[in-house]
Record summary
A computed fold for a 73-nucleotide RNA from a Verrucomicrobiia bacterium, annotated as transfer RNA. It was read from a public genome assembly. Taxonomically the source falls in Verrucomicrobiia (Bacteria, Pseudomonadati, Verrucomicrobiota). It matches the Rfam family "tRNA". By type it is a transfer RNA.
RNA sequence: GGGGUCAUAGCUCAGUUGGUAGAGCGUCGCGUUCGCAACGCGAAGGUCUGGAGUUCGACUCUCCAUGGCUCCA
Numbered sequence: 001g002g003g004g005u006c007a008u009a010g011c012u013c014a015g016u017u018g019g020u021a022g023a024g025c026g027u028c029g030c031g032u033u034c035g036c037a038a039c040g041c042g043a044a045g046g047u048c049u050g051g052a053g054u055u056c057g058a059c060u061c062u063c064c065a066u067g068g069c070u071c072c073a
Stems, first nucleotide, its partner, number of pairs: 001072007010025004019056001027043005049065005
């Protein structure tokens, strides 16, 4: 320098014909217990890496940038 792949909650990851986003773990509250753990119920937490474009509408499609991994030279 060129190719591929990834970026979504604190962490690990889902999210397919484009229709305003979810799970597990963790955190907080309540119940159960003398207390803890475990278990049950509930809640908070995201403008989906940044920008632009297409569209009535974009995590999703197109382009550019940034960062991680990887292959070739």
Its mean pLDDT, the model's own confidence on a scale to 100, is 81.